[in-house]
Context: one part of a larger RNA
Formats: sequence, C1' cells, structure tokens
RNA sequence: UGACGGGGGCCCGCACAAGCGGUGGAGCACGUGGUUUAAUUCGAUGCAAACCGAAGAACCUUACCUGGGCUUGACAUGCAAGUGGUAAAAGUGUGAAAGCAUAAUGACCUUGGGGUAACUCAAGGAGCUUGCACAGGUGCUGCAUGGCUGUCGUCAGCUCGUGUCGUGAGAUGUUGGGUUAAGUCCCGCAACGAGCGCAACCCCUGUUGUCAGUUGCUAACGAGUAAUGUCGAGCACUCUGGCGAGACUGCCGUCGACAAGACGGAGGAAGGUGGGGACGACGUCAAGUCAUCAUGGCCCUUAUGCCCAGGGCGACACACGUGCUACAAUGGCCGGCACAACGGGGAGCGAAGCCGCGAGGCGGAGCCAAUCCAACAAAGCCGGUCCCAGUUCGGAUUGCAGUCUGCAACUCGACUGCAUGAAGUCGGAAUCGCUAGUAAUCGUAGAUCAGCCAAGCUGCGGUGAAUACGUUCCCGGGCCUUGUACA
Repeated sequence: UGACGGGGGCCCGCACAAGCGGUGGAGCACGUGGUUUAAUUCGAUGCAAACCGAAGAACCUUACCUGGGCUUGACAUGCAAGUGGUAAAAGUGUGAAAGCAUAAUGACCUUGGGGUAACUCAAGGAGCUUGCACAGGUGCUGCAUGGCUGUCGUCAGCUCGUGUCGUGAGAUGUUGGGUUAAGUCCCGCAACGAGCGCAACCCCUGUUGUCAGUUGCUAACGAGUAAUGUCGAGCACUCUGGCGAGACUGCCGUCGACAAGACGGAGGAAGGUGGGGACGACGUCAAGUCAUCAUGGCCCUUAUGCCCAGGGCGACACACGUGCUACAAUGGCCGGCACAACGGGGAGCGAAGCCGCGAGGCGGAGCCAAUCCAACAAAGCCGGUCCCAGUUCGGAUUGCAGUCUGCAACUCGACUGCAUGAAGUCGGAAUCGCUAGUAAUCGUAGAUCAGCCAAGCUGCGGUGAAUACGUUCCCGGGCCUUGUACA
C1' cells in the first nucleotide's frame, strides 16, 4: 500500500422488511446429470452452466455409430508428361445409394498459314488423364493467442502531470464539512490542474406549432344504398412524418453557510435525471469460446481426410433446473355483442363462393401492400346452464379413423374427429420475481422455417393492482477509520 475481520462510523441496492404472484407436490414439454448404448457427436458446470451455443436434429443439417466405397481427393494453386474426335453426356444394366459398366446422339474456343467450300496444317487455351508439390481435418491445446462475450456493475470509481511531504515503499491531490442517482456540485484545505468513467450530446415515448394530404381521415355541402367515406368533394378532425417549440430548480416561499442544494407551491401535457433504450472506466475471475471466424505449436495423410445408405443425436430405474396446463364457481360449457398494437406477405399472403362435423379441400378476386390478405383479437359485456362432486373440474394416456407438409412421417412431425378419460382437491424443508401502466392476467405478431416437436425466444398491444413503518437483521456494494501472526 492492499486484502481480510462473527471491528467501528456513514450510505446505497426488490438486500431485508411491507405486499402481490409463483417455484418446491401432480401431469406434460424442454435442458442437464447419471445410466444405457454400436453411437446415444461436441461444448457450457455456484452466483455468471442447465428453453445455454441451437432464431427450427425425419433425410439434409451432422460433427457420432454400423456398413458400402474413394485416394492429388468434395475444394485451391503450381510444375511435368499425355490427350485435346478426349472428357462430359440422355438412356440402359448393376447397386441400398455413392459408384461402376456400357453408350445413341453429340463432340469446344483463340491466333496464324493453305483452301471457293467441306476441310486441313501449326501454335496456344478451356477441359480431361497420369505423376508430383500439395489439398483436407468440427483432430489436441481457450493454461501459447487474436477477435468476440459473460461477470463484479451503470457500481462510482480508476489514474496522470507538476509541486510539496517522507531515507524509502509511498502519501498528498481523491481526505474533511455539507450535498447528490453520481469523485454530482459547493465550501474548506500544500496543493494546482488534467485524463478515463458520471452526466449531456443519439434513438423511442409523453404536449404542441408549422409544412405536406394518398392508399389515411370525414365536420360542412351534394349524390347514392338494405347498409358502409360507397361516390363527388374537402384536408377542418384523427392519423402519417419532416422541421421546430417545450423543462432550465427557470419563477415564488421556507430551510441552509450569503453556497451547493433540500422541502413546499404556482404555472404546465410533462418537474426536479419526465418514462424507456443504446451506451459498461482502470481492472477481476489463467472466467467462456481453437466447434462462427482467424491463428502459433503438436498430431492424422489409402486416413483423425472425402462420398453414400441406414441408424443415432429422440434410449430411461432415477436426480436437478426452466417452463406449460391444472387442481375449479372471481369457474367450466353454450349462444349473442364489442374494442387493439407491433410486425409479415411474390417459389409469397391468399378474399368471396362451394364441399367437409373438423384439420382441411376446390376456387381464385385483390395485393410487390397506410389500398389487398393472413385477421374472428382474447380476457371483457349480456343471456342461459351446471350446484361443489374427482364433477359438465382436469386433461395425461391409449384405441380407431383422418388432414397437411415433404422423395420419404416405422424408429421420429404437427394438426383434426370419435372414443378413452390418469395424476391432481393449492403443494415439506426451502426458495424466486416484482415498486406502476410495474406485478398479475389476456390474447397477438415475427425471426428461424417445406413441415415442426415453440409450452422457447424477441416484440406488440388489452385489462390492470397491493405495499414500502423503517434500516436492527440476511445478501451484495461504496467511502472513512481501526486491528492484523496474510500478500
């Protein structure tokens, strides 16, 4: 100087407390451990691994296993030789395929010489064959590395120059008194300044002015309809999206040290960082990744490379994690009525109409989309029914019959109909999230994608709470101080 203390002081954070809802019990889905297996490819392992890499494992993917094949190779460059009427190639045979065999037809380009032309000669190229140099490796090392990332932590810290103090390590500044979300600002001070961080500048959102007015909108006028901005018309209103305005403790009062600022008030759509995002200092964990990629070294080279078929990654006594659905009446079922936003659509979205109980099929209008489509939002509201039961709760499991995608749904897809109806009556010890348009609850869109194992992820809107006395305690952190046998 640090680190540590079941030392002290001060102060933060859904850290506790106060509340609301969960997990832990059940069934199922997914991930992981374990076990099994020919293989169940590999990585990630307290917080910070475990719906993680994977935003899509039937084949492919695919790295694994079994079997069948190839050896200059699926791919690149170069050298040499040959060929350049060769190779390739529909079809056929064989085979699980890869491949192998055969082969109608067809059989390239450039330059120059000759020829009227067909064509021919020479040189070169593309292509092919052979040989070589090499290719190739998701093989090892993340403790050789780059790059990228997690984490403490959006915590308020981490440093430097000069000066001063100290023999020196080092200190000072950065401590102190206030204050702040903040090393934020003020005051003081042997310090004076500065840098990386904080904040601000960026994006979305909340109010408004102006400009613009179609595909959006419809107040007035006119037309039309069973009805509808449907049509003429208009750009007021809503909306869209470009440029502006607006918030700064600016104003008033009280407190404070006359400061920084705190509290209250006014005005205002918004008030003290308005709400949300992007943004992550010096560093820590030899943290993670050699399987995104790149890369040193090592290793394989008729195989640890390459092609193919089938299988596996989907196994199942168990254990853990993350979720979904429930156990019901604030509910289940039936009928009627209502209101969103984001985003997507051309090998696409697909309307009306018709068929089917339904998944879906036929159909093909319109739409490269503020125009058309998916698209009925659901919870909700109104009416009816059930009457507390393992039930009209719950839907697992299983049987049969189907639909769709796809070369192909046996291993191993999703969905539909009928039948079947399991556990489950609110969950031990323990444990998680959340402070407001949040939690809870309801649906909806998208990426990946032929399809989908999505109950996941990323967004979007609808409905919309409770509680916070407080900082004694648990966890993590910041500053000062103290002790130390630790570095």

A computed fold for a 487-nucleotide part of an RNA from a wastewater metagenome, annotated as small-subunit ribosomal RNA, 3' major domain. RNAcentral holds the full RNA, with entries from SILVA. Its mean pLDDT, the model's own confidence on a scale to 100, is 85.